[in-house]
Context: one part of a larger RNA
RNA sequence: AGACGGGGACCCACACAAGCGGUGGAGCAUGUGGUUUAAUUCGAUGAUAAACGGGGAACCUUACCAGGGCUUGACAUCCCGAGAAUUCUGAAGAAAUUCGGAAGUGCCGCAAGGAACUCGGUGACAGGUGCUGCAUGGUUGUCGUCAGCUCGUGCCUUGAGGUGUUCGGUUAAGUCCGUAAACGAGCGCAACCCAUGUCCUGUGUUGCAUUUUUCACAGGAGACUGCCGGUUCCAAACCGGAGGAAGGUAUGGAUGACGUCAAAUCAGCAUGGCCCUUAUGUCCAGGGCUGCACAGGUGCUACAAUGGUCGGUACAAUGGGUAGCAAUACUGCAAAGUGGAGCCAAUCCACAAAACCGAUCUAAGUUCGAAUUGAGGGCUGCAACUCGCCCUCAUGAAGUUGGAAUCGCUAGUAAACGCGGAUCAGCAAUGGCGCGUUGAAUACGUUCCUGGGUCUUGUACU
Numbered sequence: 001a002g003a004c005g006g007g008g009a010c011c012c013a014c015a016c017a018a019g020c021g022g023u024g025g026a027g028c029a030u031g032u033g034g035u036u037u038a039a040u041u042c043g044a045u046g047a048u049a050a051a052c053g054g055g056g057a058a059c060c061u062u063a064c065c066a067g068g069g070c071u072u073g074a075c076a077u078c079c080c081g082a083g084a085a086u087u088c089u090g091a092a093g094a095a096a097u098u099c100g101g102a103a104g105u106g107c108c109g110c111a112a113g114g115a116a117c118u119c120g121g122u123g124a125c126a127g128g129u130g131c132u133g134c135a136u137g138g139u140u141g142u143c144g145u146c147a148g149c150u151c152g153u154g155c156c157u158u159g160a161g162g163u164g165u166u167c168g169g170u171u172a173a174g175u176c177c178g179u180a181a182a183c184g185a186g187c188g189c190a191a192c193c194c195a196u197g198u199c200c201u202g203u204g205u206u207g208c209a210u211u212u213u214u215c216a217c218a219g220g221a222g223a224c225u226g227c228c229g230g231u232u233c234c235a236a237a238c239c240g241g242a243g244g245a246a247g248g249u250a251u252g253g254a255u256g257a258c259g260u261c262a263a264a265u266c267a268g269c270a271u272g273g274c275c276c277u278u279a280u281g282u283c284c285a286g287g288g289c290u291g292c293a294c295a296g297g298u299g300c301u302a303c304a305a306u307g308g309u310c311g312g313u314a315c316a317a318u319g320g321g322u323a324g325c326a327a328u329a330c331u332g333c334a335a336a337g338u339g340g341a342g343c344c345a346a347u348c349c350a351c352a353a354a355a356c357c358g359a360u361c362u363a364a365g366u367u368c369g370a371a372u373u374g375a376g377g378g379c380u381g382c383a384a385c386u387c388g389c390c391c392u393c394a395u396g397a398a399g400u401u402g403g404a405a406u407c408g409c410u411a412g413u414a415a416a417c418g419c420g421g422a423u424c425a426g427c428a429a430u431g432g433c434g435c436g437u438u439g440a441a442u443a444c445g446u447u448c449c450u451g452g453g454u455c456u457u458g459u460a461c462u
Stems, first nucleotide, its partner, number of pairs: 001462002003459003007456007015446002019409005026301005032295002034292002042053002064287002067284004073125001077124002079121005086103007107114002127276002130274003136270002138265003141261001143259001148187006154163003167178003193253004198221007224247001227241005303402001307361006320349002324343002329338003368399001373394007415438006
């Protein structure tokens, strides 16, 4: 100087407390461990792995397994030889591939030859999701959006080092003020950036009530402790008030200091070294990644009457659409099919659902709950057996609020409700990312638990 303490002082945070809703019990979905397997490819493993690798595996993906093939190779450059390219077609085969047949001669150039493509050969080479994240770049998680981390000169010390950065106030903040052997400065904080909320101006199509405006787009204004009162070193600031759409960081986002964990990633990419080279490369069809006694993780649906079912009726926003979104109509109980108006979209397309009104059910394993299973269909796709989704009929498990324990959340938040994209032929989406609708309770407080910050103290630790 640090680190640590079941030392001290001060302070903060959904850290506790006060509340609301969950998880842990059930069924299912999903990823992981384990186990099994020819293979169940690989990585991630307390917080900081486990609906994670945008990881939505029928083939492909695919890296794994067994099998069938190839060896200058699926891909790149160079050299030599042949043929333009290309199209059609026969046989064997699961395909890859192998063996044939027919048509066809193009462009530039006088010619030689050249460009592009295909086939054969030769070796230089290609190739490797093979190993090492403890050789690396880049990127990322975390402490933590915590308020810290440092430097120049000066001063103090034999020196390591200290001071500044302490102290008194104050703040969300090393924020600001005052003091002080310090005076300044840098990276962080804040501000500058984006969105939302108010007003003004302009322009308006496809939007709108045909215009005073809703809305859309663009440009501006507005909030600064600016004003008033109180407290205080009459400093910073705090408390209250006025006006205001908004008040003291308006709210949300983006933004992550020096560093820590030899943290993660050689399988996104790049890359040193090592290793393979008729194979650890590469092509193909099939299987596997979906196997199942079990364990823990994340979710969905419930256990019902603040509810279920049926009928009626109302109100959004984000975003997407031409190999696409698809209306009216017709067929079908339905999934869907036929057909195709309109739309390259503020123009066309897609029922919002909870809510509200009425009826019914009457406390039950039920008109709760939907797993499982049987049968019949629909859709995508070359192909739904392993292994897709959807519809109809039948079946109708467990489950009556969940032990110890444990998680999230302070306001348009939690909780509840639906909607939209991305990935995508289709979909195992209950996931993820957004959007709006309805819309709470509680916070006395900082003793305790957890994590963190500053100062100080002890130490046999570095």
Molecule: small-subunit ribosomal RNA, 3' major domain
Organism: Candidatus Altimarinota bacterium